[in-house]
Parts: sequence; structure tokens; C1' cells
RNA sequence: AGUCCGCCGGACGGUCGCGGGGUAAACCCCGAGGAAAGUCCGGACUCCAUAGGGCACGGUGCUGGGUAACGCCCAGGCGGGGUAACCCGACGGAAAGUGCCACAGAGAACAAACCGCCGAUGGCCCGCGAGACGGGCACAGGCAAGGGUGAAACGGUGGGGUAAGAGCCCACCAGCGAGCCGGGUGACCGGCCGGCUAGGCAAACCCCACCCGGAGCAAGGCCAAACAGGGACGACGGCGGCCCGUCGAUCAAGUCCCGGGUAGGCCGCAAGAGGCGGCGAGCAAUCGCCGCCCGAGAUGGAUGACCGUCCCCGGCAACGGGACAGAAUCCGGCUUACAGGCGGACU
Repeated sequence: AGUCCGCCGGACGGUCGCGGGGUAAACCCCGAGGAAAGUCCGGACUCCAUAGGGCACGGUGCUGGGUAACGCCCAGGCGGGGUAACCCGACGGAAAGUGCCACAGAGAACAAACCGCCGAUGGCCCGCGAGACGGGCACAGGCAAGGGUGAAACGGUGGGGUAAGAGCCCACCAGCGAGCCGGGUGACCGGCCGGCUAGGCAAACCCCACCCGGAGCAAGGCCAAACAGGGACGACGGCGGCCCGUCGAUCAAGUCCCGGGUAGGCCGCAAGAGGCGGCGAGCAAUCGCCGCCCGAGAUGGAUGACCGUCCCCGGCAACGGGACAGAAUCCGGCUUACAGGCGGACU
């Protein structure tokens, strides 16, 4: 200078207040986070649906392991980056089929021929009328070495070969093999052999393997006013007990009961895939056993304010400030935000 992993997230005390619990009361006890966040995955739980099976839609996608489960985690393989510690990767199949490969370029997948090279062979012309031979043209045609285009041009370098060339032939290298042998649970790796060259894209359709019913705590369950409704009793009922009076009802008041379940209340709802410590298994993720502990539960939704001492930062000082943020059924992850600080391992 850097890489990776883990952790803290102002401390203690007092006063008042707020939510919850205990108690007859006094009073006592508890009260945000590493992300409570985004609501992106996976589960628990609840209700609905569901004979069984299949397809479709959707998702995941190297291998092995972990887990309740996962798109998460651990270990490994391969590819890429980095001097290194280490980091990143939708990383199954292009030899089932279909499709696409912009621009540029002659040509983009049964390769092609713009410049270029050659023109051996055939053609035409000339030397000399013919043959042979020699020279010329670049007409037929051959080539793919060199140039040029491109993200990509049908292996690379060297030699032989040729008219010029070319895996046409050879050596080495790269690559390929649905060949063999060996190692590994496996992804894959190493060696030998083979024939000589096979483009890319599946985050295009598709194929293969695996997973997948829907909605979500406003789930869902219990209790249950008032008004309206139904049934029974029933001639009177209200105005504080009685009479008068008055009002209402006799066109059905009043009392009781019923079902449904609105307002409202209670449960769900805080002891759990829980935390800490020790021992053991494992490279690890993680798992097993033992011991100890209980740390919020609101619902127009509490968790705050002030004071004192100290810590950190800014400032000469007085003084000011303490990141990001804040539960809403619960749990495991991922991602994102985060002042400042601590510890460990490594380059």
C1' cells in the first nucleotide's frame, strides 16, 4: 500500500412521560435494528381448492455437500481478471430441429473473389507457311499466399511442393473426437491414439433435468351491542310508586327467544428452524449432546425529553454535534443505506 473475515454502532446514573406485564395496593420488571428498510427469493402458520395422473404457464440451471426450504451458504472444477493475497462468472445442450449474425465488406455458413497472384492446360497474336520451340495478350480458366472490411473470414509457424497456390504433403503447436487407458463420488483432469479443421448466438425459439395449486395475519377463529327481520306470550305501554292528566299503540306497542355477525372486544401474538457457553463430528457451510437464560407486542399504532459524569469529532475558547435508520404474524436469506471505530488472517 492492499485483500478477506468477524464485530461495535456512544457508556453509566437520576427525574418526568409513554406502551406492556405482575400485584389488593405501594411498587417492581421489560421496552427497536444490524439493517427493524426494499418487499426481491425461500419457509412456518391459516383459510380456500384438490380422486389419481399428465400437459401448459412460470422458475432454476457446472459438480458435490448443507438446510425446514431457497434463486441462499460451504467446498471443489472450469473460464476470465490481478504481480499477489484474492475477486468475478444465467457456467446444462450448437453432434435433435428452426432461426439470426447489424454496419462495413467481393464474401457471414453447402463460403466467397474487390484489389491481387498465375495463366501449366486450352484460345488468340507475333517471330517463319506448317510442326517443334520461343515471345506476347489476359480470352476461357485456375488460386486463396499477400492487401483490404469486420466482433467474427473456414487453424498458426516453418519447410517441401506448384504455373501460381492450398493440410496438397511433412514437423511442431493450438483445437476437435459420441476412441482407449488411468485418477476422481462428480464437475473434470492426465496420458496415448485418431483423422486432419470443426465459426458464434440458447439473457432467440427450442431440447433436457429439477421445482411449482391459490390467497395472505386486513390470513383465520371466538364473543357480541344498536337498527332492520323471524317466532312465542300478549292488551296495554312511557311520563321515578299510585290517581288524574297527557303522549303513543289497538293499523300490534311491550317483554322474552332466534338466526345471521355490523360497531366493538378477545384470541392468533411472542418459548422459538431462539440466544449464549462447553464438548464432539466435519476442510467448511452445518449438525449432535449437555448446561444456563427469556430479551417489545402496539393497532390514528408506545419505545421520548431533560439533567449530571465520562468517551469520540469540530473549534484557541465559549460552545456545537454523535452515521444510516426505526418493529407491525414469525423465521432463514439476498440486496440497499451507514459517521466513526475495534479485532484476526493473509499478500
A computed fold for a 347-nucleotide RNA from a soil metagenome, annotated as Bacterial RNase P class A. Its Rfam family is "Bacterial RNase P class A". The family's RNA type in Rfam is ribozyme. The model forms 90% of the base pairs in the Rfam consensus. RNAcentral holds the sequence, with entries from MGnify.